[in-house]
This record gives sequence, C1' cells and structure tokens, in this order.
RNA sequence: AGGCCUGUAGCACAGUCGGUAGUGCACCGGACUCCAAAUCCGGAGGUCGGGGGUUCGAGCCCCUCCGGGCCUG
Repeated sequence: AGGCCUGUAGCACAGUCGGUAGUGCACCGGACUCCAAAUCCGGAGGUCGGGGGUUCGAGCCCCUCCGGGCCUG
C1' cells in the first nucleotide's frame, strides 16, 4: 500500500427480508433467611464508533473517516 472481518448497555454478545433496540452476567430495589449466599420477582442503564447520503422509516443499504483483528506484498 491492497484485500477481508469487526465496532450495539459497565462486560460478553444477539438483532433474519429496512418497520417498537434485546439476552446473559454485573448494578439497584423487593421477597425468602436469625444474617448472608443461592433462588425468585421487579427496576434503571443505549448519540447502535464519528460524519454525511438514500428512504415515509436505517443497528441493517450507500459514501467517507476513526479504532481493533487477520491475510497478501
């Protein structure tokens, strides 16, 4: 320099054909317990890496930039 993959909650990840952004763990509150752990119930938490475009509508499609990984030279 070129090619490919990847970036979504604190962490690990899902999100199909463009149509309400989710799961687990962690966190907060409650139940249970003598107390705690475990278990159960409830809750909060998101500029979906940045910017632009297409569209009635974008996590998803297009362009560009940035970070990470792999390959080729």

This is a predicted structure of a 73-nucleotide RNA (transfer RNA) from a Myxococcota bacterium. Taxonomically the source falls in Myxococcota (Bacteria, Pseudomonadati). It matches the Rfam family "tRNA". It is annotated as a transfer RNA. The coordinates come from a structure-prediction model, not an experiment, and the mean pLDDT is 84.